[in-house]
Description: A computed fold for a 108-nucleotide RNA from Clostridium autoethanogenum, annotated as SAM riboswitch aptamer (S box leader). Lineage of the source: Bacteria > Bacillati > Clostridia > Eubacteriales > Clostridium.
This record gives sequence, structure tokens and C1' cells, in this order.
RNA sequence: AUCUUAUCAAGAGUGGCGGAGGGACUGGCCCUAUGAAACCCGACAACCAACAUUUUUCAUUUGAAUGUAUGGUGUUAAUUCCAGCAGAUUAUUUCUGAAAGAUAAGGA
Repeated sequence: AUCUUAUCAAGAGUGGCGGAGGGACUGGCCCUAUGAAACCCGACAACCAACAUUUUUCAUUUGAAUGUAUGGUGUUAAUUCCAGCAGAUUAUUUCUGAAAGAUAAGGA
């Protein structure tokens, strides 16, 4: 770099460090010296693993439900910030789906 599946309307700092960018891309619109990114700590969440309880079974494994937050990730302005393609609707707005993107797990 690529394929498959699932999720993307909720949640999370008045911390340290650092000094000018950031929100994927394009167009908007925003955030930022009242301090951007990166990094550390904290926090959030519960995708995978682990563990506990319950359940299914004659029994073991498997499966299902709930929980814990120990490990692997992830996230921590704005719905994935909005639109970017197609359709419906309406009189120009609203809605739906896709595409693209992100994350997790698995595959080649």
C1' cells in the first nucleotide's frame, strides 16, 4: 500500500512541556500568543485479549448476556465541523443513501 466486517449524534483537563500552526484532501467555515502541532501525565470509551458472574448443554468446548478496566489499541473543539457523488423533497431548504476518511478486528 491492499481486501473483508463492524462502528462513527454520546463521552473525556482552568495539568506539564513546547513555541506557530491546526481541523485527512478540495471549497467553505472555524480553532489558535487569553498559546497551535508534537510529547508527557490525567481523563473518556469498551473494539480485541484477559478475568468474574449468569445463562445454554448430560458434560467439556463453543455461543449469549452483564460487569471489571489488568493488557493491546483508539479517542480527548465544533455530528467524521459542513459540503464535495446520486436520489427524493421543496422552492433552494430539508432528508436519505453512497463515496472518501478515521478506528478496531481479521485476511492475503